A computed fold for an 89-nucleotide RNA from Candidatus Villigracilis affinis, annotated as c-di-GMP-I riboswitch aptamer. Its Rfam family is "c-di-GMP-I riboswitch aptamer". From the family's description: GEMM was predicted in a large-scale screen for bacterial structured RNA regulatory elements. The source organism's lineage runs through Bacteria, Bacillati, Anaerolineae, Candidatus Villigracilaceae and Candidatus Villigracilis. Model confidence (mean pLDDT): 89 of 100. It was read from a public genome assembly, where an Rfam model found it.

[in-house]
RNA sequence: AAAACGAAAAGGCAAACCUGCCUAAAGGCAGGGACGCAAAGUCAUGGGUCUAACGUCACGCAAGUGACCAUGACCGCCAGGCCGCCGAA
Numbered sequence: 001a002a003a004a005c006g007a008a009a010a011g012g013c014a015a016a017c018c019u020g021c022c023u024a025a026a027g028g029c030a031g032g033g034a035c036g037c038a039a040a041g042u043c044a045u046g047g048g049u050c051u052a053a054c055g056u057c058a059c060g061c062a063a064g065u066g067a068c069c070a071u072g073a074c075c076g077c078c079a080g081g082c083c084g085c086c087g088a089a
Stems, first nucleotide, its partner, number of pairs: 005087002012037002017032006035076001041082003045079003048074003055068005
């Protein structure tokens, strides 16, 4: 010095929930708030999960209903890529 590892120290992030906004929804953003997190930083690359607007099909006189489907979403689901604070055992 680096990797593995994770005591200490300095800090960091922020679940659920509440409020407001966006959205068809999943979900996202902001404020409050802390369940937790050594990558709970970042990237949808491979899986996985969620939603089903558009579209297709079926039923229906129609309104509409049902089914299927990401191009939508989740990195605090797993894996992987990239970057990163500190340094005891």